[in-house]
Predicted 3D model of a 319-nucleotide part of an RNA (large-subunit ribosomal RNA, domain IV) from a Nitrososphaerota archaeon. Rfam family: Archaeal large subunit ribosomal RNA. Gene Ontology terms of the family: structural constituent of ribosome and ribosome. The coordinates come from a structure-prediction model, not an experiment, and the mean pLDDT is 87.
Context: one part of a larger RNA
RNA sequence: CUCUUGUAAGGGAAUUCGGCAAUCUAGCCCCGUAUCUUAGGUAGAAGGGGUGCCUCUUGAUGCACAAUCAGGAGGUUUCAAUAACAAGGGGAGUCCGACUGUUUAGCAAAAACAUAGGUGACUGCAAGGCCGCGAGGCUGAGUAUAGUCACCGACUUCUGCUCACUGCAAGUACCUGAAACCGGGUUCCAACCCGACUAAAGGCUUGUGAAGAGCGGGCCUAACUCUGAGGCUCUCACGGUAGCGUAAUACCUUGCCGGUUUAUUGCCGGCUUGCACCAAGGAAGUAACGAGAUUCCUGCUGUCCCUACAAGGGGCCCG
Numbered sequence: 001c002u003c004u005u006g007u008a009a010g011g012g013a014a015u016u017c018g019g020c021a022a023u024c025u026a027g028c029c030c031c032g033u034a035u036c037u038u039a040g041g042u043a044g045a046a047g048g049g050g051u052g053c054c055u056c057u058u059g060a061u062g063c064a065c066a067a068u069c070a071g072g073a074g075g076u077u078u079c080a081a082u083a084a085c086a087a088g089g090g091g092a093g094u095c096c097g098a099c100u101g102u103u104u105a106g107c108a109a110a111a112a113c114a115u116a117g118g119u120g121a122c123u124g125c126a127a128g129g130c131c132g133c134g135a136g137g138c139u140g141a142g143u144a145u146a147g148u149c150a151c152c153g154a155c156u157u158c159u160g161c162u163c164a165c166u167g168c169a170a171g172u173a174c175c176u177g178a179a180a181c182c183g184g185g186u187u188c189c190a191a192c193c194c195g196a197c198u199a200a201a202g203g204c205u206u207g208u209g210a211a212g213a214g215c216g217g218g219c220c221u222a223a224c225u226c227u228g229a230g231g232c233u234c235u236c237a238c239g240g241u242a243g244c245g246u247a248a249u250a251c252c253u254u255g256c257c258g259g260u261u262u263a264u265u266g267c268c269g270g271c272u273u274g275c276a277c278c279a280a281g282g283a284a285g286u287a288a289c290g291a292g293a294u295u296c297c298u299g300c301u302g303u304c305c306c307u308a309c310a311a312g313g314g315g316c317c318c319g
Stems, first nucleotide, its partner, number of pairs: 001314008010305002014303001019300001027051005036041001038154001052076010077081001089298007096290002101113002117152007128139004155285004160215003165212002167208005174203003182195004216234005243277001244274001255271006
């Protein structure tokens, strides 16, 4: 010097991206327990008190002064009695995901995947879907309360408008629509040429958004000002509804106001003209849950002020 372990007066997160790490707490018994809530929970909430050993003694179970359990009175030792080991720190706000679960064997455990539940599509069984060139096989010794596929993802309140484009489905008097067959021409026969008919498909007409998708601009206007209920106009298939909103989404942006701090680009609550939220690529809430993300308070501490000391291993020295 380094590693491991331990202890530190006073302060107590001033450290740091961040309490990372390490303390604190801890078992059992008794008391007591807010808010919210899907009434189950939250909850070991929080916060208090007790705890060893000895003597005597009460009650319950019991045949029993055997044993076990629940007590009462008195005494006694230590700094300390769950004396070792083992053994939650706690509280409050917000985001995300409902939850238990699953995952990148070997840098990611998560807000990703799954999930119960919701919706849509296909399918009446010799079905639909999948595998195989095929025979055949699986779903299934199942039968629409079933199977397959797709999206969303507990629950609560809901899920707006648009079928112009693309897709899908249906219809269609009519139009377009190939070869073969048919009719005709050419030729000795053919090839070849012309014509007519026609399938799918398209045109045309409808439907369909929890199908792929999409959901405007300009000008004016109320007796201070501001704002614009309202009016005019262009345009489109329709012009973003409810709800939420500076957001895991906001460029400007450290938006503005309030709270928190001595001081806050943070956090929380509002406002909101949303560069570029928005309704199953779901919207907004949400108790419980989380080795998830983030902010604050309390306790606690060598994280720090500011280092010191101790024990052990290595380094180092001698052999």